[in-house]
A computed fold for a 72-nucleotide RNA from Auricularia subglabra TFB-10046 SS5, annotated as transfer RNA. Its Rfam family is "tRNA". By type it is a transfer RNA. Model confidence (mean pLDDT): 81 of 100. The sequence is in RNAcentral, with records from ENA and Rfam.

RNA sequence: UUCUCUGUGGUCCAACGGCUAAGACACGCGCUUGUCACGCGCGCAACCCGGGUUCGACUCCCGGCAGGGAAG
Repeated sequence: UUCUCUGUGGUCCAACGGCUAAGACACGCGCUUGUCACGCGCGCAACCCGGGUUCGACUCCCGGCAGGGAAG
């Protein structure tokens, strides 16, 4: 420099263009227990950035940024 893949709560990871963004772990508060743990219930918290397409974008397109891989 070129090509390619990825980017979502604190972490991991989903989401035919119709979203009120799912789940697990973690965290917080309860229940349970003599206490802790386990278990159960509830809660908190996220779409990398800027444009475009569309009635509607986490999703498609373009350009950035960051990370991984390949080639030179």